[in-house]
C1' cells in the first nucleotide's frame, strides 16, 4: 500500500511546550494570538476486535441476540462541517474519505 466487510446526525478535554495555521481534496462556510498545526502528560468516549456471561440456534460447530470488563486500536468544534456524481430530489443512492476487522 491491495482487496472484502461494518460503521460514520450519538458520545467525549484539561495542562505543559510551541507559535501560525488547521478543518483530507476543490469550491464554500468555519475554527484560529481568548493561542492553529506538532509534541507530551493526565482524564474521558465508544465498544470494531479480544475477553466474561446469558440466551437462541445445532449433531457439534459456525451463527444470531442480551449483558458486563475494558487488553489491542479508533476518537474527544460543527453530520465524514456542507457541496461535488444520479434520481421519481423536504429525501435516497452513489463515489471519495475515515475507522475496525480480515485479506493479498
Nucleotide at each position: 500500500a491491495u482487496c472484502u466487510u461494518a460503521u460514520c446526525a450519538a458520545g467525549a478535554a484539561a495542562g505543559g511546550c510551541a507559535g501560525a495555521g488547521g478543518g483530507a481534496c476543490a469550491g464554500g462556510c468555519c475554527c484560529u494570538g481568548u493561542g492553529a498545526a506538532g509534541c507530551c502528560u493526565u482524564a474521558g468516549c465508544a465498544a470494531c476486535c479480544a475477553u466474561u456471561u446469558c440466551g437462541g440456534g445445532u449433531g457439534a460447530u459456525a451463527c444470531c441476540g442480551g449483558a458486563g470488563a475494558a487488553g489491542g486500536u479508533g476518537c474527544u468544534a460543527a453530520a465524514u462541517c456542507c457541496u461535488a456524481c444520479c434520481c421519481a430530489c423536504g429525501g435516497g443512492g452513489g463515489a471519495a474519505g475515515a475507522u475496525a476487522a480480515g485479506u493479498u

This is a predicted structure of a 104-nucleotide RNA (SAM riboswitch aptamer (S box leader)) from a Bacteroidota bacterium. The coordinates come from a structure-prediction model, not an experiment, and the mean pLDDT is 86. The sequence was found by an Rfam model in a public genome assembly.